[in-house]
This is a predicted structure of an 84-nucleotide RNA (transfer RNA) from Nitrospira sp. It matches the Rfam family "tRNA". Gene Ontology term of the family: triplet codon-amino acid adaptor activity. Taxonomically the source falls in Nitrospira (Bacteria, Nitrospirota, Nitrospirales, Nitrospiraceae).
RNA sequence: GCCCGGAUGGCGGAACUGGCAGACGCGCCAGACUCAAAAUCUGGUUCUCGCAAGAGAGUCCGAGUUCGACCCUCGGUCCGGGCA
Numbered sequence: 001g002c003c004c005g006g007a008u009g010g011c012g013g014a015a016c017u018g019g020c021a022g023a024c025g026c027g028c029c030a031g032a033c034u035c036a037a038a039a040u041c042u043g044g045u046u047c048u049c050g051c052a053a054g055a056g057a058g059u060c061c062g063a064g065u066u067c068g069a070c071c072c073u074c075g076g077u078c079c080g081g082g083c084a
Stems, first nucleotide, its partner, number of pairs: 001083007010026003019067001027045006046057004060076005
């Protein structure tokens, strides 16, 4: 230099053919149970604005296509692998 794969909440990791982003698990918070704890069970758990109802933003970064993008296209950054 060229080619291939990857980057999503605190962590791991889903998201089908472009159509409710964050399922599921771990962790964390609250509650139940207990003399107390562990285990187990129940509920909650992205951020900002708002008294609330709700609104907006958010999938590595920037742009494009589209009614609509984690997903398609172009460029870039970083990580892993292969070829030279």